[in-house]
Context: one part of a larger RNA
RNA sequence: GGACGAACGCUGGCGGCGUGCUUAACACAUGCAAGUCGAACGAUGAAGCCGCUUCGGUGGUGGAUUAGUGGCGAACGGGUGAGUAACACGUGGGCAAUCUGCCCUGCACUCUGGGACAAGCCCUGGAAACGGGGUCUAAUACCGGAUAUGACGCGAGGGGGCAUCUUCUCGUGUGGAAAGCUCCGGCGGUGCAGGAUGAGCCCGCGGCCUAUCAGCUAGUCGGUGGGGUGAUGGCCUACCGAGGCGACGACGGGUAGCCGGCCUGAGAGGGCGACCGGCCACACUGGGACUGAGACACGGCCCAGACUCCUACGGGAGGCAGCAGUGGGGAAUAUUGCACAAUGGGCGCAAGCCUGAUGCAGCGACGCCGCGUGAGGGAUGACGGCCUUCGGGUUGUAAACCUCUUUCAGCAGGGAAGAAGCCUUUCGGGGUGACGGUACUUGCAGAAGAAGCACCGGCUAACUACGUGCCAGCAGCCGCGGUAAUACGUAGGGUGCGAGCGUUGUCC
Numbered sequence: 001g002g003a004c005g006a007a008c009g010c011u012g013g014c015g016g017c018g019u020g021c022u023u024a025a026c027a028c029a030u031g032c033a034a035g036u037c038g039a040a041c042g043a044u045g046a047a048g049c050c051g052c053u054u055c056g057g058u059g060g061u062g063g064a065u066u067a068g069u070g071g072c073g074a075a076c077g078g079g080u081g082a083g084u085a086a087c088a089c090g091u092g093g094g095c096a097a098u099c100u101g102c103c104c105u106g107c108a109c110u111c112u113g114g115g116a117c118a119a120g121c122c123c124u125g126g127a128a129a130c131g132g133g134g135u136c137u138a139a140u141a142c143c144g145g146a147u148a149u150g151a152c153g154c155g156a157g158g159g160g161g162c163a164u165c166u167u168c169u170c171g172u173g174u175g176g177a178a179a180g181c182u183c184c185g186g187c188g189g190u191g192c193a194g195g196a197u198g199a200g201c202c203c204g205c206g207g208c209c210u211a212u213c214a215g216c217u218a219g220u221c222g223g224u225g226g227g228g229u230g231a232u233g234g235c236c237u238a239c240c241g242a243g244g245c246g247a248c249g250a251c252g253g254g255u256a257g258c259c260g261g262c263c264u265g266a267g268a269g270g271g272c273g274a275c276c277g278g279c280c281a282c283a284c285u286g287g288g289a290c291u292g293a294g295a296c297a298c299g300g301c302c303c304a305g306a307c308u309c310c311u312a313c314g315g316g317a318g319g320c321a322g323c324a325g326u327g328g329g330g331a332a333u334a335u336u337g338c339a340c341a342a343u344g345g346g347c348g349c350a351a352g353c354c355u356g357a358u359g360c361a362g363c364g365a366c367g368c369c370g371c372g373u374g375a376g377g378g379a380u381g382a383c384g385g386c387c388u389u390c391g392g393g394u395u396g397u398a399a400a401c402c403u404c405u406u407u408c409a410g411c412a413g414g415g416a417a418g419a420a421g422c423c424u425u426u427c428g429g430g431g432u433g434a435c436g437g438u439a440c441u442u443g444c445a446g447a448a449g450a451a452g453c454a455c456c457g458g459c460u461a462a463c464u465a466c467g468u469g470c471c472a473g474c475a476g477c478c479g480c481g482g483u484a485a486u487a488c489g490u491a492g493g494g495u496g497c498g499a500g501c502g503u504u505g506u507c508c
Stems, first nucleotide, its partner, number of pairs: 001508004006504005013371006019364002021329001026327003030324003035072003040069002043066001048061005079282003089206007098199002103195008111145004120135006151174010180187002208254003215245003220242008257279004261272004284305005307318004335361001337360003343357001344355004374404004384395004408449001410444005418435001421432004452497005457478003463492005473480002
């Protein structure tokens, strides 16, 4: 000098764009953050409409509404950085050792039966959370049968490769599919093959400190058989062998999420990993599996533990490292806001619903950038202040005064783009914006509402007076202060930067 997720002191007019718990992965009141589908299913059946009516109702139509069965989603999105020195990450490869819901392409199919369980009704336990028994019932829920290129086993023959292998044809055996709904337009279902996307596994290389850590290792290293997985493998197991790693730093200890990047620097390098993007890990702590295409699952389940809460004392409930917000810690970090209008996501044929993702608004000079606080003229160089050799000098064109302008702020009027899509329509059109009466624009008034902070001994740009008297104090280094202090304090003046200026901390 540059930089910062900064903090502190003094000061503070406006706007745009960013950014904001670096500490206690401390504990959390309250609300919200993941639902959706009635075009899968039984049930419930409101308004309206049409009949009958003894005016109490009743039949039909209609389908609003929803708890339940079922489907898809909930594994995404959002948060955090605790752990991790590791194939976690980066980069380059491999899988002849693999899987992949929804989506796309192609081929073939969608035949025929059955029995239940919720909801409902009846009975019943419990303070509650939540149940128990009986009985009825539907389905794209569940279970059989048929058929099926494909799968698996065996036999024969041919081709290919990269070792285990792989592929084609024929024969034979084994066990395997499906679901309907409809507004008639469609939406679906099953099998196989391919694609796309996503994921899993393996390997080469690369990136911290410490030798005041020198030896480490028993599933340890390898083999065989078996198990397990979507899949290779000591991943697991039995047996056999005795290996494997290490000064090219094993093992141990400390520290740490990694990267694209960011800061600095002429570069080499050094430091960092906040925001944004990719990957990983975690979700009160530890362990476990279930469901599923996908989890060992933040707002799912089970067990154990700590903590908090409810209780009728028998028993139950909870997990903000989601968005706000609270307490606490701290030098320090925001609103219990608006909207799904846009973008994106889930579900749905769609309308639409949900979405603290997101879009916006609020707060903070926290940062960067822009703008303003007026412009021109104006010397008896006014008054006042300060200094003075008492002549004057300086503040200083500064002010006053004259002429002018009106950005921004203020007031008043107009007022968006962002809307494509979707809905509706008499086919002309109409409706749909959180931000927002915002941006922008027009007009009005009047210089009117808007300047500070640090420094002035040398380094380093800027000097005098008074006060103080090794005191009070200053200080980054050298050093100032003990009676004329340009170094302390105040004033006048000056210098530097300017809505900021200084100080502290950290990095280069």

A computed fold for a 508-nucleotide part of an RNA from Streptomyces boncukensis, annotated as small-subunit ribosomal RNA, 5' domain.
Its Rfam family is "Bacterial small subunit ribosomal RNA". Rfam links the family to the GO terms structural constituent of ribosome and ribosome.
The coordinates come from a structure-prediction model, not an experiment, and the mean pLDDT is 85.
RNAcentral holds the full RNA, with entries from RefSeq.